A computed fold for a 71-nucleotide RNA from a Candidatus Woesearchaeota archaeon, annotated as transfer RNA.
It matches the Rfam family "tRNA". Gene Ontology term of the family: triplet codon-amino acid adaptor activity. The family's RNA type in Rfam is transfer RNA.
Lineage of the source: Archaea > Nanobdellati > Candidatus Woesearchaeota.
RNA sequence: GCACCGGUAGUUUAGUGGUAGAAUCUCGGCCUUCCAAGCCGAUGACCCGGGUUCGAAUCCCGGCCGGUGCA
Repeated sequence: GCACCGGUAGUUUAGUGGUAGAAUCUCGGCCUUCCAAGCCGAUGACCCGGGUUCGAAUCCCGGCCGGUGCA
């Protein structure tokens, strides 16, 4: 330099055009003499810019970062 894959809560991850979901973390409540465990609830996310579309995490283009391969 070229090709391919990936980037979503603090962390791990699901989501092939129509309400962003789960686990974990944190906080609150229930339970317990207390703690832990368990149960219930709350907060918190689409890498950046542009395009297509009534509508984009999703499709297209460019960029950045990471990984793999080739040179």